[in-house]
RNA sequence: GCGACCGUCAUAUAGUGGCUAUUACCUCAGCUUCCCAAGCUGAAGAUGCGGGUUCGAUUCCCGUCGGUCGCU
Numbered sequence: 001g002c003g004a005c006c007g008u009c010a011u012a013u014a015g016u017g018g019c020u021a022u023u024a025c026c027u028c029a030g031c032u033u034c035c036c037a038a039g040c041u042g043a044a045g046a047u048g049c050g051g052g053u054u055c056g057a058u059u060c061c062c063g064u065c066g067g068u069c070g071c072u
Base pairs, nucleotide, nucleotide: 001071002070003069004068005067006066007065011024012023018055027043028042029041030040031039048064049063050062051061052060
């Protein structure tokens, strides 16, 4: 330099053109307990960035940034 793939809560992930965006873990609150741990219930927290298509984009397209792999 060329090509392929990936980018979603703090972390790990699911997902699909129409959702309140899934689950686990973490954090916080309550219940339980003499206390702690465990357990139960609830809450907060995310679609890398910029454009385009569309009535509607996390999803499709382009660019860009970052990462992984391969080739030279």